[in-house]
RNA sequence: GGAGAGGUGGCAGAGUGGUCGAAUGCGCCUGACUCGAAAUCAGGUGUGCCGGCAACGGUACCGUGGGUUCGAAUCCCACCCUCUCCG
Repeated sequence: GGAGAGGUGGCAGAGUGGUCGAAUGCGCCUGACUCGAAAUCAGGUGUGCCGGCAACGGUACCGUGGGUUCGAAUCCCACCCUCUCCG
């Protein structure tokens, strides 16, 4: 230099045009059980901005920036990064 695969909550990872800002697992928080813990069970749990006393509501965010579309994590283009192969 060329080709291919990949980048999604704290971590792993599914989702391949609409009911998704997000399944599932791990982690974390609270509670139950226990003398106490582990295991198990139940509930909760991404971030920024705006509004609200709060509870909560709205909105944006799927590597970055553009584009297509009524609608994009998903399709197209460029770039960045990781892995594999070729030279």